[in-house]
RNA sequence: GCGCCCAUAGCUCAAUUGGAUAGAGUAACGGACUACGAAUCCGUCGGUUCCCCGUUCGACUCGGGGUGGGCGCG
Repeated sequence: GCGCCCAUAGCUCAAUUGGAUAGAGUAACGGACUACGAAUCCGUCGGUUCCCCGUUCGACUCGGGGUGGGCGCG
């Protein structure tokens, strides 16, 4: 330099062929339980879906460019 893949909550990941308010586990916080903890159960909080532009009635999803990471080739 070229090709392919990936980027969504603090972390690990879903999200169907483009369609309803973007969810789960874990972490954090609160509560129940307990003599107190742990475990368990219930609840709450947490998101500019990497960035910009475009297509569309509608974009995590499609197109273009950029940034970062991984793999391969030279």